[in-house]
Context: one part of a larger RNA
RNA sequence: CUGGGCGUAAAGGGCGUGCAGGCGGCCUGUCAAGUCAGAUGUGAAAGCCCACGGCUCGACUGUGGAAGCGCAUUUGAAACUGGCAGGCUUGAGUACCAGAGGGGAAAGUGGAAUUCCCGGCGUAGAGGUGAAAUUCGUAGAUAUCGGGAGGAAUACCGGUGGCGAAGGCGACUUUCUGGCUGGAUACUGACGCUGAGACGCGAAAGCGCGGGGAGCAAACAGGAUUAGAUACCCUGGUAGUCCGCGCCGUAAACGAUGUGAACUGGAUGCAGGGGGGUGUUGAUCCCCUCUGUGUCGCAGCCAACGCGCUAAGUUCACCGCCUGGGGAGUACGGCCGCAAGGUUAAAACUC
Numbered sequence: 001c002u003g004g005g006c007g008u009a010a011a012g013g014g015c016g017u018g019c020a021g022g023c024g025g026c027c028u029g030u031c032a033a034g035u036c037a038g039a040u041g042u043g044a045a046a047g048c049c050c051a052c053g054g055c056u057c058g059a060c061u062g063u064g065g066a067a068g069c070g071c072a073u074u075u076g077a078a079a080c081u082g083g084c085a086g087g088c089u090u091g092a093g094u095a096c097c098a099g100a101g102g103g104g105a106a107a108g109u110g111g112a113a114u115u116c117c118c119g120g121c122g123u124a125g126a127g128g129u130g131a132a133a134u135u136c137g138u139a140g141a142u143a144u145c146g147g148g149a150g151g152a153a154u155a156c157c158g159g160u161g162g163c164g165a166a167g168g169c170g171a172c173u174u175u176c177u178g179g180c181u182g183g184a185u186a187c188u189g190a191c192g193c194u195g196a197g198a199c200g201c202g203a204a205a206g207c208g209c210g211g212g213g214a215g216c217a218a219a220c221a222g223g224a225u226u227a228g229a230u231a232c233c234c235u236g237g238u239a240g241u242c243c244g245c246g247c248c249g250u251a252a253a254c255g256a257u258g259u260g261a262a263c264u265g266g267a268u269g270c271a272g273g274g275g276g277g278u279g280u281u282g283a284u285c286c287c288c289u290c291u292g293u294g295u296c297g298c299a300g301c302c303a304a305c306g307c308g309c310u311a312a313g314u315u316c317a318c319c320g321c322c323u324g325g326g327g328a329g330u331a332c333g334g335c336c337g338c339a340a341g342g343u344u345a346a347a348a349c350u351c
Base pairs, nucleotide, nucleotide: 003323004322005321006320007305008304012319014201015200016199017198021194022193023192025088026087027086028085029084030083031082033081034080035077036076037075038074039073040072041071042070049065050064051063052062053061054060091191092188093187094186095185096183097182098181099180103177104176105175106174107173108172109171110154115149116148117147118146119145120144125136126135162169163168206247207246208245209244210243211242215241216240220236221235222234223233258318259317260316261315262314263313266296267295268294269293270292271291272290273289274288275287276286277285300307301306324351325350326349333344334343335342336341
C1' cells in the first nucleotide's frame, strides 16, 4: 500500500459552524494535463523463460531469441475525468403570502404549596415507624383562622404531543431573536455535499469571586435494625441545589445506529399545512398530497435478536473509528486546567 468491519460481538467523534483537502447536475464548443493507441530511443552483463548446441546424462555451461509489464521523445484519438469559454434549470438559494411550536435571551407579573415570624382560638400531646426511639411540646406545640416575610418550583392542560444541531426546553405577559413547514409565482444560475486541523456550543457534579438560601440534601451527628450495620428506615443537618460573572469539557452525551443524496410493495395512528368531494353549509365525515413523529409488516438484509421509505435494504460522496483478553484509557512526554482532572497515548509482562 492493502483486506474485512463499526445497533447488541472491538469499533460512529457529545453536537454544530467551517478554512484546506476529497467529491460534484444538464447542454455546446475548445485545449489535450489525466486516459488510450502507434512510432523511435533507452531499459548493461549475469539471472528467469524459449530454441538449438558442449561436457557419456544431469547439475553446470555456450550461442541466439523473447521478456524486462518502466521511462523519455514524438505523432495521433477526444468518449470519460480535468482546464478554459458560453448556455440551462431539475440541485442549492432569495423574494412574497400563510402557519405551528416548553427553540433562545432579557424584563415584569400571578396563583397553589412548604418553611419561618406576628396575632387569635385552643389543650396535651405531636412527629415518625414494620414496631420504636432520637426529635418537638405546659416557656403552650400539633390542629385551626387571619396577617406578614422569603426562596424555589410552576399541579391540571400533558399526550409512544411539540420545538431544538446536540446538551436540552413546560405558569402568564411584553420586548429582542434563531430555525422549520405549506402554497403560488418571480428571480439568481451549480452558488453544492462532506470536512483533517481550527472555532463555537455542550446535562449533572465540581472549582473561583460575590450574592441568596424556603424545601431538599452528599458529608456529618444522633435514634433504630443487626452477629456487626461506617448501609437500607427515622430525627436533625452543612456544602450543594438558586442568581451574576468566570472556569471545567465529561456522561449509558443512547436510536449504544456519523452527515448528505438517490432508489425500493403496503397497512394504520398522531402533529402541522395545502387541495378536492358528499354536504350540515360554523368547527362532522371521506379522498389526495407535503413535512414531522410512532406502530405493524413485503422484498431484501442480519450470527441471531431484530431492521424494514425515519433501513440495520440497494448504491454513491466525504469524515471518524476498530484489529484477541488483561496490563490500561494506565505510565511517560506534550497540550489544556486554579484545582479536581481532561485530552493525546504506549511498553514490559501475562493468558
Predicted 3D model of a 351-nucleotide part of an RNA (small-subunit ribosomal RNA, central domain) from an uncultured Desulfobulbaceae bacterium. The full RNA is in RNAcentral, with records from ENA and SILVA. Its mean pLDDT, the model's own confidence on a scale to 100, is 89.